[in-house]
Model confidence (mean pLDDT): 79 of 100. This is a predicted structure of a 265-nucleotide RNA (Bacterial large signal recognition particle RNA) from a Chloroflexota bacterium.
RNA sequence: UCGUGCUAGGCGGGGAGCUAGCGGUGCCCUGUACCCGCAAUCCGCUACAGCGGGGCCGAAGUCCCUCCCGCGGUCCGGCAUGUCGGCUCCUGUCACUCGGCGGAAGCGUUGACGGUCGGGUCCUGUGCGACGGCGCCACGUGAACCCCGUCAGAUCCGGAAGGAAGCAGCGGUAAGCGACCGGCACCGGGCGCCGCAGGGCGACCUGACCCGAGCGGAAGUCGAACGGCGUGGCCGGCGUUCCGUGAUCAACGGAGGGUGCACGA
Numbered sequence: 001u002c003g004u005g006c007u008a009g010g011c012g013g014g015g016a017g018c019u020a021g022c023g024g025u026g027c028c029c030u031g032u033a034c035c036c037g038c039a040a041u042c043c044g045c046u047a048c049a050g051c052g053g054g055g056c057c058g059a060a061g062u063c064c065c066u067c068c069c070g071c072g073g074u075c076c077g078g079c080a081u082g083u084c085g086g087c088u089c090c091u092g093u094c095a096c097u098c099g100g101c102g103g104a105a106g107c108g109u110u111g112a113c114g115g116u117c118g119g120g121u122c123c124u125g126u127g128c129g130a131c132g133g134c135g136c137c138a139c140g141u142g143a144a145c146c147c148c149g150u151c152a153g154a155u156c157c158g159g160a161a162g163g164a165a166g167c168a169g170c171g172g173u174a175a176g177c178g179a180c181c182g183g184c185a186c187c188g189g190g191c192g193c194c195g196c197a198g199g200g201c202g203a204c205c206u207g208a209c210c211c212g213a214g215c216g217g218a219a220g221u222c223g224a225a226c227g228g229c230g231u232g233g234c235c236g237g238c239g240u241u242c243c244g245u246g247a248u249c250a251a252c253g254g255a256g257g258g259u260g261c262a263c264g265a
Base pairs, nucleotide, nucleotide: 001265002264003263004262005261006260009057010056011055012030013029014028015027020046021045022044023043024042034054035053036052037051038050063258064257065256066255067254068253072249073248074247075246076244077243078242080240081239082238083237084236085235086234087233090232091230092229093228094227097224098223099222100221101220106215107214114210115209116208117207118206119205120204121203122199123198124197125196126195127194128192129191131188132187133186135184136183137182139178140177141176147172148171149170150169155164156163157162
């Protein structure tokens, strides 16, 4: 150096996401690359990090390392824009309140405004009346016998005179019951054009007196404060497009280097 048989290894890789982490299934990129089974309310593993079964290639176009290029993804920053939420310095509008200007209607010498004195509306207590409740008295009724009086008849005692108990009837009474109400006492309160005493007197109504000319405040307008809504503005969240000698991972591709064992010639 060549040949044969093997072995390590390979038969796609990557991004985001998921995950404690790794790999896979699903999505996306690259672009063509053995087959079957498992898997998102997941599946399999544990730093040698898919598992199980079968097949092929095999030390180099294919395996390993470094560098270059860089599809694509993610993150960061910026501009624009969409949407949602919040705020109210600025702006518009509306409502309420207050203040200034303004003065309409109406009232007023039969006395406005203001002032003094009084009364009422208000509160507390109390008296009276009315109403309601309860009790007592008065009324009526009310006991087969075990309540009272009188007790015909009948009964009992006695020789008799006489006496005793006593049903019905009649009269009465107790508890109880009843009732239109009447009288008395006690109690109660969303009763009263009722009385008395005290308080209050800010406001309103009202009477008397004093004074002697104003009172009243509509429309409109200005300002302040506060609140609602809209637009703009500001802040924050999420999304989209574009931009960046921005950060990071990085497929495909390119360049350089590295990697065995046995036997035979």

Taxonomically the source falls in Chloroflexota (Bacteria, Bacillati).